[in-house]
């Protein structure tokens, strides 16, 4: 210098004027609106979208459902250890795969618990059972050749056996390669490799290393399932309070032989109303509502995720829903995109810029 | 804001426990029948299974993400 890889930060900037939303002080309890609960009003100051506010995919807080009870069913997660309020997230390690490398990816438990599936093709698709072409042996008969003859040799045909090396089919073929062995073959024997089981050693563990053994046992669990662990349901339109309004009306059905409640079932508990339809009223105010598992800096422990201590800071909170308009200057002319109960994650969208560590290649010293 | 569901031919829908070239009805095209049209008969075309990725030998089907459409609530 070029190419790459991993992480962190920013998200046009500065200034002026006028607005909008929230908080706070002045500030009297004044005025206005409303039947009312309650809301609004001037001036000053402060604050005012994001890394994803998004998808709503996970986990929680909080709230309600009488207890947050037991079992079944159902759902989720899935190498090991740790972090955390919790998680399907994060960190570290292990195993497998990719890359020269930095590094990246993996729903990565169990297929000897059982069941199921493996289409077509193929002899055979998981049954210690199987053979289409083929290879080998035996005897039979046919043809040809040789021989004086008994007979011998060769070829093909059908029969009885042996075999699974080679061919062929398939996504996958009953361990792989090599040597020996054999009538031909075969873990039949041996060496190495893969797999399985046992023992020993290391590691908290996943796992790794060594030795021995029988020689060998397919894949799919994002198929049912088994094992381990976790999960009650509903979601701020949850829910509380206040105000207003009204016909606490009518009909049918179920219910102390126990309804409804707690979603699907059963048990336990509770103990009188419940469901549907018809006919009406109100469809307002306020709390929840933002100070929190909060942020930043220093320091200590830890490889790290993270945790402890100290100091500083307050940083949106609406309810038709605020964050805008005009102007000046500058640059590379500004991407995806707009909070709605709140956090921790994941995923998805995204013009670019700054920065730190590292890898590979080339050149120069 | 929160909670659910669907997407297969032009339209309406099937598609089993993942398996061979994904089907049906209506519609469309061609031919026959008719003087002509319709009906009827025969034949045919038409599909990125909403899109992308993954699991698997194999995906419309199983899993994840994205897009579009629809439903419910106080």
């Nucleotide at each position: 210098c070029g190419a790459g890889c991993c992480g962190g930060c920013c998200a046009g900037g500065c200034g002026a004027u006028c607005g909008c939303a929230g908080g706070u002080g002045c500030g009297a309890g004044c005025g206005c609106g409303g039947c009312g609960a309650c809301g609004c009003g001037g001036c000053g100051c402060c604050u005012g979208a994001g890394g994803a506010a998004a998808g709503u995919c996970c986990g929680a807080a909080c709230a309600g459902c009488g207890c947050a009870g037991g079992g079944c069913a159902g759902g989720g997660u899935g190498c090991c250890g740790g972090g955390u309020a919790a998680c399907g997230c994060c960190c570290g390690g292990c195993g497998g795969g990719g890359g020269c490398g930095a590094c990246c990816c993996c729903a990565g438990g169990g297929a000897u618990a059982g069941u199921g599936c493996c289409a077509c093709a193929g002899a055979a698709a998981c049954g210690c059972g199987a053979a289409c072409c083929g290879c080998c042996c035996g005897g039979g008969g046919c043809g040809c050749g040789c021989g004086a003859a008994g007979g011998c040799g060769c070829g093909g045909c059908g029969c009885g056996g042996g075999c699974a090396a080679g061919g062929g089919u398939g996504a996958a073929a009953c361990g792989g390669u090599g040597c020996g062995g054999c009538a031909a073959g075969a873990g039949c024997g041996c060496a190495c490799c893969a797999g399985c089981g046992g023992c020993c050693g290391g590691g908290c563990a996943a796992c790794c290393g060594g030795c021995c053994g029988g020689c060998u046992c397919g894949g799919c669990a994002a198929a049912c399932c088994c094992c381990a662990c976790c999960c009650g349901c509903u979601g701020c339109a949850a829910g509380g309070c206040c105000a207003a309004a009204u016909a606490g009306g009518g009909a049918a059905c179920g219910g102390a032989u126990g309804a409804c409640g707690c979603g699907g079932c059963c048990c336990g508990c509770c103990g009188a109303c419940g469901u549907u339809c018809c006919g009406g009223g109100u469809u307002g105010g306020u709390c929840g509502c933002u100070g929190g598992a909060g942020g930043c800096g220093c320091u200590c422990g830890g490889c790290g995720a993270c945790g402890g201590g100290c100091g500083c800071c307050c940083u949106a909170g609406a309810g038709a829903a605020a964050u805008g308009a005009u102007c000046g200057c500058c640059c590379g002319c500004g991407a995806c995109a707009g909070a709605a109960u709140u956090c921790g994650g994941c995923u998805u969208a995204c013009c670019g810029g700054c920065u730190g560590a590292c890898u590979c290649g080339c050149c120069a010293c | 804001g929160g909670g659910c569901g669907a997407u297969u031919a032009g339209c309406u829908c099937a598609g089993u426990u993942g398996g061979c070239u994904a089907g049906a009805g209506c519609g469309c095209c061609u031919g026959a029948u008719u003087g002509a049209c319709g009906u009827u008969c025969a034949g045919g075309a038409g599909g990125u299974c909403a899109g992308a990725g993954g699991u698997u030998c194999a995906a419309g089907u199983c899993c994840u993400c994205u897009a579009u459409c629809g439903c419910c609530c106080a």